SAM riboswitch aptamer (S box leader) from a soil metagenome, 111 nucleotides, folded computationally. The coordinates come from a structure-prediction model, not an experiment, and the mean pLDDT is 80. The sequence is in RNAcentral, with records from MGnify. It matches the Rfam family "SAM riboswitch aptamer (S box leader)". About the family: The SAM riboswitch is found upstream of a number of genes which code for proteins involved in methionine or cysteine biosynthesis in Gram-positive bacteria.
[in-house]
RNA sequence: CAUCCAGAGGGGUGGAGGGAUUGGCCCAGUGAAGCCCCGCCAACCAUUCCGUCGUCCGCGGCGGAAACGGUGGCAAUUCCAUCAGGCUCCAGAUCAAUGGCCUGGGAGAUG
Numbered sequence: 001c002a003u004c005c006a007g008a009g010g011g012g013u014g015g016a017g018g019g020a021u022u023g024g025c026c027c028a029g030u031g032a033a034g035c036c037c038c039g040c041c042a043a044c045c046a047u048u049c050c051g052u053c054g055u056c057c058g059c060g061g062c063g064g065a066a067a068c069g070g071u072g073g074c075a076a077u078u079c080c081a082u083c084a085g086g087c088u089c090c091a092g093a094u095c096a097a098u099g100g101c102c103u104g105g106g107a108g109a110u111g
Stems, first nucleotide, its partner, number of pairs: 001111004009038005017027003022081003039074003044070002047066008078107001083104006
């Protein structure tokens, strides 16, 4: 700096934890984490190709396609919330908590 409401799991081993933290809510002896094997997803990097623009003619920018390689991922939106702002439901009217929705921030993850 970019992305994070999409997508994608079986086997072996192991034997009680796991979802970062806190709260909530979930997953888990119909077998958690970890480790191994195989598979899959995606398209960040690398690579190849196509289009287009630029060019100092070396190549570079942008868009797209492919998926052999390097990472990453394969319950739940980063599972949800937390901080700030806005809108909104409950009303005869006003204010407000809680709740709902939206935007931004923080924290985190990956490249």